[in-house]
Context: one part of a larger RNA
Molecule: large-subunit ribosomal RNA, domain VI
Organism: Candidatus Paceibacter sp.
């Protein structure tokens, strides 16, 4: 801005991806072959590389807003007990969410019309000939089947419900976000309210916090103490914050 009001379900003209491959087992040591060999058709099982599929339960990375050890130095007057700089100081794990090299799925089957090619009937050319009339098969290939987009398809489609002059139907500023994301946009909410923070609980991570007492001259240990402390996770809870108000809106 178009589809002459909106909202939501759609229809597919059309685009694009996909179609992989390999061994082993049964048929069957069967047909076939003098032996050596060793099938066609069917049926089953496995694996391989790949997939702009998908997912984080498992295995594993990451996880400078999470714990927890430690070296050095400055500071909180000291002590203890913290903070700040040293690459996140350095080390050992690690939630969520992101990932593979993890899980899981995927490539199946009709059909239809063919290619070489193999045929039927069969004439030109009394024979013969798949071909000239006409019919029948024939591929991992081509259309279909599958999976994604998708009515600007301007040919601009369908359907359902609302609205008809109305500060109406909806939508939008604007606020709180995040399964979205540069921004727009999408989504989930705006008190009739779980949207986001925060607070209670769980999960889950560290791994046993400070103070205090006990033992040891002492470094130290050990009891309270499966404690403390905790980002992103599931829950519940209106404490705060989403107040109010305004704009478009069918010739």
């Nucleotide at each position: 801005c178009g589809u002459a009001g909106a909202a939501c379900u759609u229809u597919g003209c059309g685009c694009a991806g996909g179609c992989c491959c390999u061994u082993c087992c049964c048929u069957a040591g069967u047909a076939c072959g003098a032996g050596a060999g060793g099938a066609c058709c069917g049926g089953g099982a496995a694996g391989g590389a790949c997939g702009a599929a998908a997912c984080c339960u498992c295995u594993g990375g990451u996880g400078u807003a999470c714990c927890a050890g430690u070296u050095g130095u400055c500071g909180u007057a000291c002590c203890a007990a913290c903070g700040g700089c040293a690459u996140u100081g350095c080390u050992g794990g690690g939630u969520a969410g992101c990932u593979a090299u993890g899980u899981u799925c995927g490539g199946u089957u009709a059909a239809g019309a063919u290619a070489a090619g193999u045929g039927c009937u069969g004439a030109a050319a009394g024979c013969a000939u798949c071909u000239a009339a006409g019919c029948a098969c024939g591929a991992a290939g081509c259309u279909g089947u599958c999976u994604g987009c998708a009515a600007g398809a301007u040919u601009a489609g369908a359907g359902u419900u609302c609205g008809u002059u109305a500060u109406u139907a909806g939508g939008g500023u604007c606020c709180u976000g995040g399964g979205a994301g540069a921004u727009g946009a999408c989504c989930a909410g705006g008190u009739u309210g779980a949207u986001a923070g925060g607070c209670u609980g769980c999960a889950g991570g560290u791994g046993u916090a400070a103070g205090u007492c006990c033992c040891g001259u002492g470094a130290g240990g050990g009891a309270u103490u499966c404690a403390g402390c905790c980002g992103a996770g599931c829950a519940g809870u209106a404490c705060u914050a989403a107040u109010a108000a305004c704009c478009c809106g069918a010739u």